[in-house]
RNA sequence: AGGUAGAGGUUGCGUUUUUUAAGAGUAACGGUUUGGAUGUGUCAGGCACAGAGGAAGAGCCGGGAAAGGGAAAAACGCCGAAAGACAUGCAGCCUGCAUCUGUAUGAUCUUGGGCAAAGGCUUAAUAGGUCUUUGACUGUCAUCUGUUUAUGAGAUGGUGAGCUGCUU
Numbered sequence: 001a002g003g004u005a006g007a008g009g010u011u012g013c014g015u016u017u018u019u020u021a022a023g024a025g026u027a028a029c030g031g032u033u034u035g036g037a038u039g040u041g042u043c044a045g046g047c048a049c050a051g052a053g054g055a056a057g058a059g060c061c062g063g064g065a066a067a068g069g070g071a072a073a074a075a076c077g078c079c080g081a082a083a084g085a086c087a088u089g090c091a092g093c094c095u096g097c098a099u100c101u102g103u104a105u106g107a108u109c110u111u112g113g114g115c116a117a118a119g120g121c122u123u124a125a126u127a128g129g130u131c132u133u134u135g136a137c138u139g140u141c142a143u144c145u146g147u148u149u150a151u152g153a154g155a156u157g158g159u160g161a162g163c164u165g166c167u168u
Base pairs, nucleotide, nucleotide: 001168002167003166004165005164006163009079012078013077014076015075016074017073018072019071020070029062030061031060032059033058034057038050039049040048041047042098043096044095045094046093082111083110084109085108086106087105088104089103090102091101092100112138113137115135116134117133118132119131120130121129122128139159140158141157142156143155144154145153
């Protein structure tokens, strides 16, 4: 240097299925009153559709969902598991790369792991996710201390392309 097998945690990571709370008496849709010219298709331009046979907005009545995300259980795949940023491509009426959403690729960059707090973004949400900072905890390695019928204790520093076992 290569190959192979493992460890961190019982709140390690991710995916799927079932049940369930919330979403929400919300949205679509229908009726009516008011209103009086715009509205919708992510954004801009275009184009298309709807509109004085009454747009947007607002009130009342009827009507009545769903998705993403959450919780529990089970199964499966794993230990850069995975997450995020960035870049490129594809899709969302046409163009634009402007922006948003979804998706694919990329050791290009960051992060060992979970937790808590503060702030930003997202979301119906004070849930959850995600980013930054801080904090203690924890895994692992190095150095030092120091000691025990130990397999542990303490301090400092680093962090996954790392660490441990076997093997060529």